Notes:
The part of an RNA shown here (large-subunit ribosomal RNA, half B) has 1108 nucleotides and comes from Cyanobacteria bacterium QS_8_64_29. The RNAcentral record of the full RNA draws on ENA and SILVA. It matches the Rfam family "Bacterial large subunit ribosomal RNA". Rfam links the family to the GO terms ribosome and structural constituent of ribosome.
[in-house]
Context: one part of a larger RNA
């Protein structure tokens, strides 16, 4: 110092984030017990009394009466309570190893799903779980005893329910194309083609989802703004208006929720950021992610009381375990190697090692931690990486599971309705018009006793006018041809179209019936003596379910991935390709999150040629006319114009026109520029077949420079290159062209977004956050100038616009050290420095009378206050009220001390409970943790307790005040010289201190030995003087060291005795008894004082010079 105990004066929570820890409290008997309440609790509430011996009385509880101690549950075990509030109803359950909670769970409430081969869950299945249960069960979600309650929104998303309508897949199909060609045309080139084949594309049918219509909130979930209005003011019950799917109801409200905020008020403190109660301005309470009470619970949170108390003021002092010395055994992390100091400067920017200057005889023990950017973990923050992984989801893509639709396992029967062909019969109304004229065509007749018109019954359609059938009656006709019409007769025959109606084909659908596949069931037979199995019997669903397969939806349940990059760290924000210009340093060329602007076009004329012609703008004139309409005349090198940014061009025009034209060609293409590549730029000139021009010539788009995309993969035109026996063909190739905001513009995929505080690896001080460094806008001080303020008067004091500086404490800027770790805010503790000075001190000035103050200068030492006197003076109208000078208390601090107070004292004294033991009885003596408890206490230690102490009529200075004084015939404190002047500096005071290797003086004591040898200031050895060790001690001590010691009182021991305890034991005497009285201030008693040599300091050993 630590680490477990023990005890404390006065205070009592003042400690502290908080009474953590500790300390109380406690066991029984009696008394006696409040609010509230779910009437059980609350309750051990709280708070008070008792408690040991003895006798004696009671059967026992218990009475009475005595008696001792501080103290009777005498030791050990053994609730601290109490007032509000929060939260949870509770008991329960939790993070094995930081959380125990207000979390989880609960009983209750709800909402949903699930009819049993249940739903649900575990499997690939078989099979199981649910359950040998069956909606008073059984799965999920919510909510969470109890009590009063649970509002408004179905628009969005989810889930539910729709026989309709749109969308939609496999597959299923009418048709349609297309290759092949037998053949047929063709002189050939070449063409056209039937059927089958073979590829295509395909009306129509075709489920669930989806879209859509509805419901639905104890389903996810949400529940408004803005103005104005009341006869003080203030607010607004009212109105006004936008907007919503609805705009927050009750209850509760600065809350476990309120930023502002310590809201305001009340209480509780002396004093309350916390807390109680209100108030409503709820940043951002609110109704089963329930809303608001609630009695009981509770190692839960919270704020106060009481009691207590080393938690604190403060802090002492004791015990033991360690440290600390000796034996003994003996690890750790750590270690590039060390000969490892201090200031100051440099340095990869914070030095033991680099300059310098200073300091340091070597060498160890015990502590103390300020460095060794110590030690420990290849920083976890932060970046990076086309690094990993957990999770999300309406990121990409897929799996699984579900649902749905085909086909198969799948097999008869009856019915209904549907397409598609084929046959037969029918439907058909715009107006004129005899009237219900589908369309073409043929066409001068058709039809009629095989019974016409007519009528009568009925069906059926209808545009209400009629059409069409049947069936009975009738008893000979009815109809065209001709008028009107775009079109002429259903008179009649033929193909057809439009709807329908019948019959058969084929193709599908939809109900239902059956029974044998399939399924399941059985307390039934049989193997068999078996709840398994197999057979069989019996009932029960059934071609559906079941399962394979195809197909569609839906699908974080799971699974692989994706999720740019530049960047004065990342992020957010910008930007990412191209053109121009500056920056760019006179060739090109150059960078940044440097400073300006464009572009992802436009033009059939805004392209080609030939001619032509000249702007802008200013003066002057001229109807309506003006600064600019249009005219005229003169000036007028370029200031207009040029499609589009800017930059170079350009008047000889590139700028304005008009004619005629398409060179906005097609195959090339000498050679250049310019470039990593890819790309990009210019180009004479030939060839072809052209414009325009008399022509010579000129055109391969445009005054230039931007208008933009590479490969793959594709589509379309041409072109016989290629053609998987062979002959086409498919399909490829080449030309030519088309399809990318592949704009993250050299374009990773056809398809890609987020979270990690649960994190992980690999890297970086290449890169952030501390700090430190550079810088010094900011920031802080300070100065300069002085407009103004100050009644006047810049500068007693303030100081506007402006200007220059200090510092390195703020925000910052940069990214230098340091990510194989330089701990980071606040606080406690413990410092050291600056001074720009907060108190004390010395001075100037003042718009300082005096007190008090305002400003400035000097001081970085630390004592500081009150008070009395000088004095009621100076001063002052007064009110007030000094200075210098002298006294006297008193805090803090700080050094020492144990006479006093008082704490500690662990075996010094006594008391005293349980037990156990000296045989008992007295009397003692173990133990109850490291005093059993409990009441005192010597020496030491010690504070709270006591004494001093901070003094000085020393010396130098600061600031500032002076004397003489010139440089400057004068001033001037100053240059020469020379006083004064601070708590500050030196000295005085205390204390170390010759390692002051510079080692200092004084005094006093002792010395010249012996042997060996390379004769040396050499080795060895006995010795002096002195000292070591040892031996007895020690207010002196970790060991060591120091200091004392026979010429002794050094310890011990005896003896006396201060001083502590408090009247021992034995006796005796009262009392039955506990017990008390005297013998007795008695016995006992550790360190203290005094004295006594009785015992031990005995006997020993060792170092220690030989030189001049």
């Nucleotide at each position: 110092c630590u680490c477990u105990c023990u005890c404390c004066a006065a205070g009592g929570a003042a400690c502290u984030c908080g009474g953590c820890a500790a300390a109380a409290u406690g066991g029984c008997c009696c008394c006696g017990u409040a609010a509230c309440u779910u009437c059980g609790g609350g309750a051990g509430a709280a708070g008070g009394g008792g408690u040991g011996c003895c006798a004696c009385c009671g059967u026992c509880a218990g009475g009475u009466g005595g008696c001792c101690g501080c103290a009777g549950u005498g030791a050990a075990g053994a609730g601290g309570c109490c007032c509000a509030g929060a939260c949870g109803a509770c008991u329960g359950u939790u993070u094995a190893c930081c959380a125990a909670a207000a979390a989880c769970a609960c009983a209750g409430g709800u909402c949903u799903c699930c009819g049993c081969u249940a739903a649900g869950u575990c499997g690939a299945a078989a099979g199981a779980c649910g359950c040998c249960g069956u909606a008073u069960g059984g799965g999920g979600g919510c909510u969470g005893a109890c009590g009063u309650c649970u509002g408004c929104c179905c628009a969005g998303u989810g889930c539910c329910g729709g026989a309709a309508g749109g969308u939609u897949a496999a597959g299923g199909a009418a048709g349609c194309c297309g290759g092949u060609u037998a053949g047929c045309c063709g002189c050939a080139a070449g063409g056209c083609g039937a059927a089958g084949c073979c590829a295509g594309c395909g009306a129509c049918c075709g489920a669930a989802g989806c879209c859509c219509c509805g419901g639905u909130g104890a389903a996810c979930g949400g529940c408004g703004g803005c103005c104005g209005u009341a006869a003080c003011u203030a607010u607004a019950a009212c109105g006004g208006u936008c907007c919503u799917a609805a705009g927050g109801u009750a209850g509760c409200g600065a809350a476990a929720u309120u930023c502002c905020u310590u809201g305001u008020c009340g209480g509780g403190u002396a004093a309350g950021u916390u807390c109680c109660g209100a108030c409503c301005c709820g940043c951002a309470c609110g109704a089963a992610a329930g809303a608001c009470g609630c009695a009981a619970c509770g190692a839960u949170c919270u704020g106060g009381g009481c009691a207590c108390u080393g938690u604190c003021u403060c802090g002492g002092a004791g015990a033991g375990g360690g440290a600390c010395u000796c034996g003994g055994c003996g690890a750790a992390a750590u270690a590039g190697g060390a000969a490892u100091g201090u200031c100051u400067g440099u340095g990869a920017a914070g030095a033991u090692a680099c300059g310098g200057a200073c300091u340091a005889u070597c060498c160890g023990c015990a502590c103390c931690u300020g460095g060794a950017c110590a030690g420990a973990a290849a920083g976890a923050c932060c970046c990076c990486g086309u690094g990993a992984a957990g999770c999300u989801u309406u990121a990409c893509u897929g799996c699984a599971a579900c649902c749905u639709g085909g086909a198969a396992u799948u097999g008869g029967g009856u019915u209904c309705g549907g397409g598609c062909c084929c046959c037969g019969c029918u439907u058909g109304c715009g107006c004129a018009g005899g009237a219900u004229a589908g369309g073409u065509g043929g066409g001068a007749g058709g039809c009629g006793c095989c019974g016409a018109a007519g009528g009568c019954u009925u069906g059926c359609c209808u545009g209400c006018g009629g059409g069409c059938g049947a069936g009975c009656u009738g008893g000979a006709g009815c109809c065209a041809u001709c008028c009107u019409u775009g079109a002429g007769a259903u008179a009649c025959c033929a193909c057809c179209c439009u709807g329908g109606c019948g019959a058969g084909g084929c193709c599908g659908g939809a109900a239902u019936c059956c029974u044998a596949a399939c399924c399941g069931g059985c307390a039934c037979c049989c193997g068999u003596g078996a709840g398994c199995c197999g057979g069989g019997g019996c009932g029960g669903g059934a071609a559906c379910a079941g399962u394979u397969u195809c197909a569609g939806g839906c699908g974080g349940g799971c699974a692989g991935u994706u999720u740019g990059a530049c960047u004065g760290g990342g992020g957010c924000g910008g930007u990412c390709g191209c053109c121009u210009c500056c920056u760019a340093a006179a060739c090109g060329g150059u960078a940044g999150c440097g400073g300006a602007g464009g572009c992802g076009c436009g033009c059939c004329a805004a392209g080609g040629u030939u001619c032509c012609c000249u702007c802008a703008g200013g003066c002057u004139g001229g109807u309506u006319g003006a600064a600019a309409a249009u005219c005229a005349g003169c000036c007028g090198u370029c200031g207009a114009g040029u499609g589009u940014a800017a930059a170079g061009g350009c008047a000889c025009a590139a700028g304005g026109g008009a004619g005629c034209c398409u060179g906005a060609c097609u195959g090339c293409g000498a050679g250049a520029g310019g470039g990593a590549c890819c790309a990009c730029u210019c180009g004479a000139g030939c060839a072809g077949g052209g414009a325009c021009g008399a022509a010579a010539g000129u055109c391969g788009g445009c005054c230039u420079u931007a208008g933009u995309g590479a490969u793959c993969c594709g589509g379309c035109g041409g072109c016989g290159c290629u053609g998987c026996g062979u002959g086409g063909a498919a399909g490829g190739g080449c030309c030519g062209u088309c399809g990318c905001u592949c704009a993250a513009c050299g374009g990773a995929u056809a398809a890609a977004a987020g979270u990690u505080a649960c994190u992980c690896c690999g890297g970086g001080g290449a890169u952030a956050a501390c700090a430190g460094g550079c810088u010094g806008a900011u920031c802080u001080c300070c100065c300069c100038c002085a407009a103004g303020a100050g009644u006047u008067c810049a500068c007693a004091u303030c100081g506007a616009c402006g200007g220059g500086g200090a510092g390195g404490u703020u925000u910052g800027g940069c990214a230098c050290c340091u990510c194989g770790a330089u701990g980071u805010c606040g606080g406690c503790u413990c410092a050291u420095c600056g001074c720009a000075a907060c108190c004390u001190g010395g001075g100037g000035c003042g718009g300082g009378a005096g007190u008090a103050c305002g400003u400035c200068c000097c001081a970085a030492a630390g004592c500081c206050c009150u008070c009395c006197u000088c004095a009621g003076u100076a001063c002052g109208a007064g009110a007030g009220g000094a200075c210098c000078g002298g006294g006297a208390g008193g805090g803090a601090c700080g050094c020492a001390c144990c006479g006093c107070u008082g704490g500690u004292g662990u075996a010094c004294c006594a008391g005293u409970u349980a037990u156990c033991c000296c045989g008992c009885c007295a009397g003692g003596g173990g133990u109850a943790a490291a005093c059993g408890c409990u009441g005192g206490g010597u020496a030491g230690c010690u504070a709270a307790g006591u004494g001093c102490g901070g003094a000085g009529c020393g010396g130098a200075u600061a600031a500032c005040c002076g004397c003489u004084g010139a440089a400057a015939g004068c001033a001037u404190c100053u240059a020469a010289g020379u006083g004064g002047g601070a708590a500050g500096c030196c000295c005085a005071c205390c204390u170390c201190a010759a390692g002051a290797u510079g080692a200092g003086u004084g005094c006093u004591c002792u010395g010249g030995c012996u042997c060996c040898u390379u004769u040396a200031a050499g080795g060895a050895g006995g010795u002096a003087a002195g000292g070591u060790c040892a031996c007895g001690g020690g207010a002196a001590g970790a060991c060591u060291a120091c200091c004392c010691g026979u010429c002794g009182a050094u310890a011990g021991g005896c003896g006396c005795u201060a001083g502590g305890u408090g009247u021992a034991a034995g006796g005796u005497c009262a009392g039955c008894a506990a017990u008390g009285g005297c013998u007795u201030g008695a016995g006992c008693c550790g360190a203290g004082g005094c004295g006594u040599c009785c015992u031990a300091a005995c006997a020993g050993a060792c170092c220690g010079a030989g030189g001049g």

Source information
Taxonomically the source falls in Cyanobacteriota (Bacteria, Bacillati).